Predicted 3D model of a 91-nucleotide RNA (c-di-GMP-I-GGC riboswitch aptamer) from a Desulfobacterales bacterium. Its mean pLDDT, the model's own confidence on a scale to 100, is 79. NCBI's taxonomy places the organism under Bacteria, Pseudomonadati, Thermodesulfobacteriota, Desulfobacteria, Desulfobacterales.
RNA sequence: AAUUAUGAAGGCAAACUACUCGAAAGAGUAGGACGCAAAGCCACUGGCCUAAAGCUUUGAUUAAGAGGAUAUGGUAGCAGGGUUGCAAUUA
Numbered sequence: 001a002a003u004u005a006u007g008a009a010g011g012c013a014a015a016c017u018a019c020u021c022g023a024a025a026g027a028g029u030a031g032g033a034c035g036c037a038a039a040g041c042c043a044c045u046g047g048c049c050u051a052a053a054g055c056u057u058u059g060a061u062u063a064a065g066a067g068g069a070u071a072u073g074g075u076a077g078c079a080g081g082g083u084u085g086c087a088a089u090u091a
Stems, first nucleotide, its partner, number of pairs: 001090004011036002016031006034077001040083003044080003047075003055067004
């Protein structure tokens, strides 16, 4: 420097359960392991999820309801990209 067959020392932790936060999606902590060689970090690009506020709308008004989405909310364990790092192999 390139690569990822093996995975040491060790690391992370899906579903599910409890509690907390949140309108929700989801997140945090603890338990728990489906898996992971970046399942470390960053929402930059595409995708996906959500729809409180706002917008449109039904409704006499309120209450209440309906709709759509380039989200201002999420997902880094959807992919790409950026960035840092461990081990091994090869040169």